This is a predicted structure of a 341-nucleotide part of an RNA (large-subunit ribosomal RNA, domain IV) from Halanaerocella petrolearia. The coordinates come from a structure-prediction model, not an experiment, and the mean pLDDT is 87.

Context: one part of a larger RNA
RNA sequence: CCUUCGUCAAGGAACUCGGCAAACUAGCCCCGUAACUUUGGGAGAAGGGGUGCCUCAAUAGAGUUAUGCUCGAAGAGGUUGCAACAAAGAAGCUUAGGCGACUGUUUACCAAAAACACAGGUCUCUGCUAAGACGCAAGUCGAAGUAUAGGGGCUGACGCCUGCCCGGUGCUGGAAGGUCACGGGGAUAUGUUAGGACUUAGAUCCAAAGCAUUGAACUUAAGCCCCAGUGAACGGCGGCCGUAACUAUAACGGUCCUAAGGUAGCGAAAUUCCUUGUCGGGUAAGUUCCGACCUGCACGAAUGGCGCAACGACCUAAGCACUGUCUCGACGAAGGACUCG
Numbered sequence: 001c002c003u004u005c006g007u008c009a010a011g012g013a014a015c016u017c018g019g020c021a022a023a024c025u026a027g028c029c030c031c032g033u034a035a036c037u038u039u040g041g042g043a044g045a046a047g048g049g050g051u052g053c054c055u056c057a058a059u060a061g062a063g064u065u066a067u068g069c070u071c072g073a074a075g076a077g078g079u080u081g082c083a084a085c086a087a088a089g090a091a092g093c094u095u096a097g098g099c100g101a102c103u104g105u106u107u108a109c110c111a112a113a114a115a116c117a118c119a120g121g122u123c124u125c126u127g128c129u130a131a132g133a134c135g136c137a138a139g140u141c142g143a144a145g146u147a148u149a150g151g152g153g154c155u156g157a158c159g160c161c162u163g164c165c166c167g168g169u170g171c172u173g174g175a176a177g178g179u180c181a182c183g184g185g186g187a188u189a190u191g192u193u194a195g196g197a198c199u200u201a202g203a204u205c206c207a208a209a210g211c212a213u214u215g216a217a218c219u220u221a222a223g224c225c226c227c228a229g230u231g232a233a234c235g236g237c238g239g240c241c242g243u244a245a246c247u248a249u250a251a252c253g254g255u256c257c258u259a260a261g262g263u264a265g266c267g268a269a270a271u272u273c274c275u276u277g278u279c280g281g282g283u284a285a286g287u288u289c290c291g292a293c294c295u296g297c298a299c300g301a302a303u304g305g306c307g308c309a310a311c312g313a314c315c316u317a318a319g320c321a322c323u324g325u326c327u328c329g330a331c332g333a334a335g336g337a338c339u340c341g
Stems, first nucleotide, its partner, number of pairs: 001336008010327002014325001019322001027051005036041001038157001052079005061071004080084001092320007099312002104116002120155007132141003158307004163237003168234002170230005177225003183219002189213004195206003238256005265299001266296001277293005
């Protein structure tokens, strides 16, 4: 010096990103216990007091009936120590806010959380050989279930609620018209040549049937176009100008655009750039915190909005207690390091 421990004057978070770490607290009995609340809780809230041993004492009382054994308060008196749950073991507490209701689950080996799940809510599909899933198939699961059931999506206890837009995309329904595949249909055209025409006897031209090729009109489903509906479907939810008898502001008016222009509630927020916004609180001093304001760069209603008791090895702020975290270091112990073997 390192690791693991123990102790410390005075101060007591001045340390530090941050009380990280450590310390305090701790069992049992008695007293006592607030806001808030879903009336269950909160609560071991908080905060106090007691605690050994001896004698009364074979205590009162209880159990069992074996008249013995076991358990056993409460009280009085005494007694030792620094200290009586003397060791070991064994909650620190409180206040306020954020997030998530909760118990649970998770990155085996850097993340335990506000992430996932959850009960509850809602939408949608599915009538049974169900939908859906696995499989090439046979078949199996769903389910030896049957819409109070099963699959999928979103949300996430509970309370109060969940506004407007269907123009785009999706989904559902519709079928008049447009478009449209295979198929049906075979018009037309072409090739070939019996034959015919002409002939300078080489050939050239026309051309039926058959065969082959080509394939027009017409017909033809879904889909798409089209017409409606649908937001707890994907999603979206404006700008400029003027106006009131101080000023300021604008209930009001005008105008442009849109499918419709953000309702309730909340708001410098896990969201606020400017920003350490402004005011208030807490501090001697507070970029954090709490309460307000609203000028919301860029909240907002099941990608849920706002509350909320209880809960949390969560995050943030404050306080009490406590301490070697610190002022500022010191001493001690064990094991290493080091020396020798």
The RNAcentral record of the full RNA draws on ENA.
Lineage of the source: Bacteria > Bacillati > Bacillota > Halobacteroidaceae > Halanaerocella.
It matches the Rfam family "Bacterial large subunit ribosomal RNA". Gene Ontology terms of the family: ribosome and structural constituent of ribosome.